[in-house]
Context: one part of a larger RNA
RNA sequence: GGCCAACGGUGGAUGCCUUGGCGCCUGAAGCCGAUGAAGGACGUGGGAGGCUGCGAUAAGCCACGGGGAGCUGCCGACCAAGCUUCGAUCCGUGGAUGUCCGAAUGGGGAAACCCGGCACCCGUCAUGGGGUGUCACUCCGGCCUGAACACAUAGGGCCGCGAGAGGGAACCGGGGGAAUUGAAACAUCUCAGUACCCCGAGGAGAGGAAAGCAACAGCGACUCCCUGAGUAGCGGCGAGCGAAACGGGAUCAGCCUAAACCUGGGUGGUGGAAAGCCUGGUGGCGUUGCCACCCAGGGGUAGUGGGAACCGGCAGCGGGGCACCAGACCCGCAGCGGAGUUACAAAUCGAGGUCGUAGUGGAAGCGUGCAGGAACGCCGCGCCACAGAGGGUAACAGCCCCGUACACGAAACGUCCCCGACUCCGGCCGGACCUCCCGAGUAGCGCCGGGACCGUGAAAACCGGUGUGAAUCUGCGAAGACCACUUCGUAAGGCUAAGUACUCACAGGCGACCGAUAGUGAACUAGUACCGUGAGGGAAAGGUGAAAAGCACCCCGGGAGGGGAGUGAAAUAGUACCUGAAACCGUUGGUCC
Numbered sequence: 001g002g003c004c005a006a007c008g009g010u011g012g013a014u015g016c017c018u019u020g021g022c023g024c025c026u027g028a029a030g031c032c033g034a035u036g037a038a039g040g041a042c043g044u045g046g047g048a049g050g051c052u053g054c055g056a057u058a059a060g061c062c063a064c065g066g067g068g069a070g071c072u073g074c075c076g077a078c079c080a081a082g083c084u085u086c087g088a089u090c091c092g093u094g095g096a097u098g099u100c101c102g103a104a105u106g107g108g109g110a111a112a113c114c115c116g117g118c119a120c121c122c123g124u125c126a127u128g129g130g131g132u133g134u135c136a137c138u139c140c141g142g143c144c145u146g147a148a149c150a151c152a153u154a155g156g157g158c159c160g161c162g163a164g165a166g167g168g169a170a171c172c173g174g175g176g177g178a179a180u181u182g183a184a185a186c187a188u189c190u191c192a193g194u195a196c197c198c199c200g201a202g203g204a205g206a207g208g209a210a211a212g213c214a215a216c217a218g219c220g221a222c223u224c225c226c227u228g229a230g231u232a233g234c235g236g237c238g239a240g241c242g243a244a245a246c247g248g249g250a251u252c253a254g255c256c257u258a259a260a261c262c263u264g265g266g267u268g269g270u271g272g273a274a275a276g277c278c279u280g281g282u283g284g285c286g287u288u289g290c291c292a293c294c295c296a297g298g299g300g301u302a303g304u305g306g307g308a309a310c311c312g313g314c315a316g317c318g319g320g321g322c323a324c325c326a327g328a329c330c331c332g333c334a335g336c337g338g339a340g341u342u343a344c345a346a347a348u349c350g351a352g353g354u355c356g357u358a359g360u361g362g363a364a365g366c367g368u369g370c371a372g373g374a375a376c377g378c379c380g381c382g383c384c385a386c387a388g389a390g391g392g393u394a395a396c397a398g399c400c401c402c403g404u405a406c407a408c409g410a411a412a413c414g415u416c417c418c419c420g421a422c423u424c425c426g427g428c429c430g431g432a433c434c435u436c437c438c439g440a441g442u443a444g445c446g447c448c449g450g451g452a453c454c455g456u457g458a459a460a461a462c463c464g465g466u467g468u469g470a471a472u473c474u475g476c477g478a479a480g481a482c483c484a485c486u487u488c489g490u491a492a493g494g495c496u497a498a499g500u501a502c503u504c505a506c507a508g509g510c511g512a513c514c515g516a517u518a519g520u521g522a523a524c525u526a527g528u529a530c531c532g533u534g535a536g537g538g539a540a541a542g543g544u545g546a547a548a549a550g551c552a553c554c555c556c557g558g559g560a561g562g563g564g565a566g567u568g569a570a571a572u573a574g575u576a577c578c579u580g581a582a583a584c585c586g587u588u589g590g591u592c593c
Base pairs, nucleotide, nucleotide: 001592002591003590004589005588006587007586008585009584015578016543017542020514021513022511023510024509025508026507027506029503030502031167032166039101040100041099042055043054044053046079047078049075050074051073061095062094063093064092065091066090070083071082072081106115107114108113116135117134118133119132120131121130122129137164138163139162140160141159142158143157144156145155171202172200173199174198175197176196182189186236212219213218223250224249225248226247233241234240254495255494256493257439261298262297263296264295265294266293267292268291269290270289276285277284278327279326280325281324282323283322303473305438306437307436308435310431311430312429313428314427316333317332318331319330320329336426337425338424339423340422348421349420350419352417353416355414356413357412359408360407361406365381366380367379369378370377382399383398384388390402391401392400444468445467446466447465448464449463450462454480475490476489477488478487479486530537531536550577553564554563555562556561
């Protein structure tokens, strides 16, 4: 020195464990923000580093409920000082306070800082200073003022308890929009309208009340699911892409305008005593009347075409026009009827009930037995069960504890249902078809593009650019070139719940999901430490024991550490702590050279 054995050291695999994750389901909830959000900075405790909570009223203040004996949050003890059956701590609801930054909004700025104006108050002899409130921008509404230019308009000012701004995991609509890839290369094509960027909306969003589908029979807004169907089709007819209607379900809802016509107001024009002032008669008035445009109110909303205007019929009371009488018309009221807070107008309150945000009750087991440190085990004899889900307790507990089945509960706030208050609406019917209206730089058409299953094709329909450019029901569009017939619909304005999508957050549950190199990056001070100018990147790190009972005391040592003693079932469980593999390093013995 090699090898072997035993015993150690080192190391932290393995086994067991779980406070943390992962996935899914159900229910409920679904926006927050100038009344200052999301997210932060800095503070805040008697002694206070981090976390949590809170905000100069600062681990808290007030009120109302719940609860019932201890309490002053966690790591994390200790000391001090207190609170509490006159009900504390704790839990829930509502309120108060809420520094500074942040859309950040008085101005500035290298976020959490600096510097102001005005009003009122405090302080100083005075200046400086302090406190409270207020002061950004844009849009909208109202009022006032007011140029060029007379009216007017632009502009300016004031008021508003009017609005916007920023944030949000996924979901939704829109505007933009790749490439890898596939085609066994590659260019049309595909990947894919995907990823990604931007804008917008909201608890959903979008869509939505037929210029629709269909086929000689009919349906009747939209959305979503099943089916149709990998069909019809598209396609270097390659790769590949890929409908729709019918049918079956979910849920159901329908409305408001533009125009014709009437009235009022404004502006402009015409006009010069006449048309006019509801009609007739008498008197009176006359900047009236008429035309055009604009604004407002009424009217009106359809495809078996509808409406206006015209004619006719039916309706209680009151009022109105320049005056009186008669008539017609208009307005209001009562009665009756209907409807309603998501569209069709819009606020709010009350009674009752449902559910939620704290909670409450809740059955039944013992032993001088056995081994053990310990009983929940074994043995013996019982009991409950609408409860034998689960967790804890010194080993495996229906009956020890928390719970579980089941049954109850709210002063306050929220939710939904119903009723009432309250609010809103009300002319209807018929006739005739002569007149008027029925959404214009629109439809259509030419050219060029785009998206749709449709790659230009026979390419309709939809959308955009550009040019041209109609009609008003005897109209116009569609039924996949186009034409005829037939049928369907009524464009060029708008609103609209439910069924659908999603899950940041809340509650509950489940798992042939993980078990500390796994499972989230994160079971622990984790988006921390650390790295980077920055955008950004991003760890490692769990386990004594049933209970600290965490080794008083003695000895060696400067200490670290160790030896006794003691605790404990165990100390080779001693905080470098469960188990404690291997590499690696030793001690002792054996053997070989």
Predicted 3D model of a 593-nucleotide part of an RNA (large-subunit ribosomal RNA, domain I) from an Actinomycetes bacterium. The prediction has a mean pLDDT of 82. It was read from a public genome assembly.